Annotation:
The part of an RNA shown here (small-subunit ribosomal RNA, central domain) has 348 nucleotides and comes from an uncultured prokaryote. Rfam family: Bacterial small subunit ribosomal RNA. The coordinates come from a structure-prediction model, not an experiment, and the mean pLDDT is 90. RNAcentral holds the full RNA, with entries from ENA.
Context: one part of a larger RNA
């Protein structure tokens, strides 16, 4: 290759948008590119192959047949793919009325806690460990009261909760703007679905420029511990942690489970809407979410199970013994770090 795969064994791109391109809902009418049938012509000849024959046999030869997986050309069919008219409303969107939410972004504001600095009370210790020290402190610490200042981050509420495509979001107000449930069923009338390339966002660390720095705290420095202790434990302390813009583009970016549609017992929780009952504190129906148990069914086995890893179909990435190695080289990004992409030699 083909085949099997892709929660834990090798494998699902970190995540959206989206061009091409693959695929694609019901009816009517027509066209005949694919589809199917019949007919013609080609498909050289040797060789292969099947039957037969000739040299004593065999190689060798010779005669015939299929066979040439195919392509032309003509006349035909009209289910199903496709093109084309033309209606549909279930797939999608659109309208209108409600809700919810730590979903984004800009501005401002609020209390508690730290830690600074002034002051007042006041007096030897305070901190810190397993236990000490190294620190602080009579020049008055610690602790305590009042003032003032600075930065970060929001305790309870807070959940197996909620909002986002993902990363991720959590005091409070406002201000712009996203997504998304639910009910109405007015409109459109398949307007979809994935998506090679492309292209946005992308936690933490790091990077550039300027600012901010309370607390934390790699580096680093000292006290310890130990045989040693470039360490765990103290005691200090820089970068970083914060803001504003630009990069960087990785992560156990995890649910180790791509996305999109239908099917396939249930029961018990919680979140938002909503329907019908009521003696209104309940119950019952139904739609989205979000968890827990568990049937068929699947899995090597755990286990997964209407939020499937069941059954199917569409499209896209990935996989193909272990090291070598996500490395070298070379392209491409990047200020750097390094990222992407990615092999062999060898060797088990």
């Nucleotide at each position: 290759c083909u085949g099997g795969g892709c929660g834990u064994a090798a494998a699902g791109c970190g995540u959206g948008c989206g061009c091409a391109g693959g695929c694609g809902g019901c009816g009517c009418a027509g066209c005949a590119a694919g589809u199917c049938a019949g007919a013609c012509g080609u498909g050289a000849a040797a060789g292969a192959c099947c039957g037969g024959g000739g040299c004593u046999c065999a190689a060798c030869c010779c005669c015939g047949g299929a066979a040439c997986g195919g392509c032309c050309u003509u006349c035909g069919a009209a289910a199903c793919u496709g093109g084309c008219c033309u209606g549909c409303u279930u797939g999608a969107g659109u309208c209108c009325g409600g809700g919810a939410g730590a979903g984004g972004a800009g501005a401002g504001u609020g209390g508690a806690a730290u830690u600074c600095c002034c002051a007042g009370u006041g007096u030897a210790g305070a901190g810190g460990u397993g236990a000490a020290a190294u620190u602080c402190g009579u020049a008055g610490a610690u602790a305590u009261u009042g003032g003032g200042a600075a930065g970060a981050a929001c305790a309870c509420c807070a959940g197996u909760g909620g909002c986002g495509a993902a990363g991720g979001c959590g005091g409070c107000u406002c201000u712009c703007a996203g997504g998304u449930c639910c009910g109405g069923u007015a409109c459109u009338g398949a307007c979809g679905c994935u998506g090679a390339g492309g292209u946005g966002c992308g936690a933490a660390a790091g990077c550039g420029u300027g600012g901010g720095g309370a607390g934390c705290a790699a580096a680093c420095a000292g006290g310890a511990u130990u045989a040693g202790a470039u360490a765990c434990c103290c005691u200090g302390g820089u970068a970083g942690u914060c803001c504003a813009c630009g990069c960087c583009g990785u992560a156990a970016a995890c649910g180790a489970u791509g996305a999109g549609u239908g099917c396939u017992a249930g029961a018990c929780g919680u979140c938002g809407g909503g329907u019908g009952g009521g003696u209104u504190g309940c119950c019952u129906c139904g739609c989205g979410g979000u968890g827990u148990c568990g049937c068929c069914g699947c899995u090597a086995a755990c286990g997964c199970a209407u939020u499937a890893a069941g059954c199917a179909c569409u499209c896209c990435g990935c996989c193909u013994g272990g090291g070598g190695a996500g490395u070298a080289c070379g392209g491409c990004c990047g200020c750097a770090a390094g990222g992407u992409u990615a092999a062999a030699a060898c060797u088990c």